The RNA shown here (c-di-GMP-I riboswitch aptamer) has 76 nucleotides and comes from a soil metagenome. The coordinates come from a structure-prediction model, not an experiment, and the mean pLDDT is 93. Of the family's consensus pairs, 100% are formed in the model.
RNA sequence: GCAAACCCGCCGAAAGGCGGCGGCGCAGAGCCACGGGACUACGGCGGUUCGCAUCGCUAGGUCCGCCGGGCCGCCA
Repeated sequence: GCAAACCCGCCGAAAGGCGGCGGCGCAGAGCCACGGGACUACGGCGGUUCGCAUCGCUAGGUCCGCCGGGCCGCCA
């Protein structure tokens, strides 16, 4: 310097994001979804069903405080 979880408000189908509170931690816990990984499944596909509903698969979604990489940066 940053700011976890919980809680409150807003956005989102969700994962999650933004803001406030609050500090768990972090010598880059700065930025980037490029590679890997994880999460969610609106939508799409398939199964069961008379139907409702439900189950499975799937990122175009999410996580940079999961790892690697790129860029930028601080101290000795």